A computed fold for a 154-nucleotide RNA from uncultured Bariatricus sp., annotated as Lysine riboswitch aptamer. It matches the Rfam family "Lysine riboswitch aptamer". Rfam links the family to the GO term lysine biosynthetic process.
RNA sequence: GAUAGAGGCGCGGAAUUCAUGAGUAGCAGAGAUCAUAUAGCCGGGAAGGCGAUCGCUGUGAAAGGGGAGUCCGCCGAAGAGACUGAUUUCCCAAAGUCGGUUUCUGGGACGGUACAGAAUAUGUAUCGGACUGUCACGUAUGUGGAGCGCUAUC
Numbered sequence: 001g002a003u004a005g006a007g008g009c010g011c012g013g014a015a016u017u018c019a020u021g022a023g024u025a026g027c028a029g030a031g032a033u034c035a036u037a038u039a040g041c042c043g044g045g046a047a048g049g050c051g052a053u054c055g056c057u058g059u060g061a062a063a064g065g066g067g068a069g070u071c072c073g074c075c076g077a078a079g080a081g082a083c084u085g086a087u088u089u090c091c092c093a094a095a096g097u098c099g100g101u102u103u104c105u106g107g108g109a110c111g112g113u114a115c116a117g118a119a120u121a122u123g124u125a126u127c128g129g130a131c132u133g134u135c136a137c138g139u140a141u142g143u144g145g146a147g148c149g150c151u152a153u154c
Base pairs, nucleotide, nucleotide: 001154002153003152004151005150008075010074011073012072013071014070016068017067018066026059027058028057029056031054032053033052034051040050041049042048043092044091045090078105079104080103081102082101083100084099085098086097087096088095106132107131110128111127112126113125114124115123116122134145135144136143137142
């Protein structure tokens, strides 16, 4: 260097399904209050559009996020941070999506904290003590390292 493998509540994706979102947004109806315009609102500007707010009655979602098993692809699987390109009607901001470069993380669970989130879900980061695979050192209890690792073959 090539090929084949291992880790385990292992990783990612897809459709399905179930709640959540939510009796919310929207829509319809009858009202109340305010306004009736060089205003105000739709993130700012352009363009374009629209009266506004509040409960009441009726009707009533979806997206994002998540759980479950199934199937598919896998074992830097993958995730996260920074910078950056394209794109989402024009410019700006923010966010989303698809890429590029680079850095960090062996793995999952549990607990604390922070942030995201509608959330008591969940996610990400980080810290903690255990567990687990692996290698190194040690007679051993154990200690330490990182996937640019480890095992087998060539």